[in-house]
RNA sequence: UUUGAAAAGGGCAAAUCCGGCGAAAGCCGGAGACGCAAAGCCACGGGCCUAAUGCGAAAGCGACGGCAGCCGGGUUCCCAAGA
Numbered sequence: 001u002u003u004g005a006a007a008a009g010g011g012c013a014a015a016u017c018c019g020g021c022g023a024a025a026g027c028c029g030g031a032g033a034c035g036c037a038a039a040g041c042c043a044c045g046g047g048c049c050u051a052a053u054g055c056g057a058a059a060g061c062g063a064c065g066g067c068a069g070c071c072g073g074g075u076u077c078c079c080a081a082g083a
Base pairs, nucleotide, nucleotide: 001082002081003080004079011036012035016031017030018029019028020027021026034069040075041074042073044072045071046070047067048066049065054061055060
């Protein structure tokens, strides 16, 4: 520096259920494992979700709220193999 086919030691934890927080999306803790080589971290670009406060007569609009396990980007890192 490239790669993750095989191997070892480990790591994380989808759905679902329980408890808590939240208007919601969703998040946190416990149980649980579908998967994951960055499924570690960062909302920077795109995308997606929600719509309380706010605007509106209503329909609706709307992120200052979220998703890193949607893609890209940034950054750090275990082991092994190759150069």